[in-house]
RNA sequence: GGCGCUAUAGCCAAGUGGUAAGGCAAGGGUCUGCAAAACCCUGACUCCCCGGUUCAAAUCCGGGUGGCGCCU
Numbered sequence: 001g002g003c004g005c006u007a008u009a010g011c012c013a014a015g016u017g018g019u020a021a022g023g024c025a026a027g028g029g030u031c032u033g034c035a036a037a038a039c040c041c042u043g044a045c046u047c048c049c050c051g052g053u054u055c056a057a058a059u060c061c062g063g064g065u066g067g068c069g070c071c072u
Base pairs, nucleotide, nucleotide: 001071002070003069004068005067006066007065010024011023012022018055026042027041028040029039030038048064049063050062051061052060
């Protein structure tokens, strides 16, 4: 220098055009003599950034940035 993959909550992670799952952690509650365990509740409104397409974009397209890999 060229090419591919990838970026979603504090962490892991699903989602492939139509209101963003789940787990761990965290906070609150029930329970308990106090705890632990268990159970219930709470969370993204800038899905890395900037544009575009569309009635509608995390999702499709272009550019950029970071990470990983391959080729030279």

This is a predicted structure of a 72-nucleotide RNA (transfer RNA) from an uncultured Clostridia bacterium. Rfam family: tRNA. It is annotated as a transfer RNA. About the family: Transfer RNA (tRNA) molecules are approximately 80 nucleotides in length. The sequence was found in a public genome assembly. Model confidence (mean pLDDT): 81 of 100.